Background:
The RNA shown here (transfer RNA) has 72 nucleotides and comes from a bacterium. It matches the Rfam family "tRNA".
RNA sequence: GCCUGGGUAGCUCAGCGGAAGAGCAGCUGUCUUGUAAACAGCAGGUCGUGGGUUCGAAUCCCACCCCAGGCU
Numbered sequence: 001g002c003c004u005g006g007g008u009a010g011c012u013c014a015g016c017g018g019a020a021g022a023g024c025a026g027c028u029g030u031c032u033u034g035u036a037a038a039c040a041g042c043a044g045g046u047c048g049u050g051g052g053u054u055c056g057a058a059u060c061c062c063a064c065c066c067c068a069g070g071c072u
Base pairs, nucleotide, nucleotide: 001071002070003069004068005067006066007065010024011023012022013021018055026042027041028040029039030038048064049063050062051061052060
């Protein structure tokens, strides 16, 4: 330098055009002498960055940045 995959909540990942979810973690409550567990609820996101297409983009296109692997 080229190719492929990936970047979404604190962490691990879903979501493949109608506008974002799960598990764990966190917080509150119930329960307990107390903690844990269990149960109920709550909060947490410029969807890597910037453009473009579209009525509408996490999703499609382009460029760039970062991570992993491969080729030379």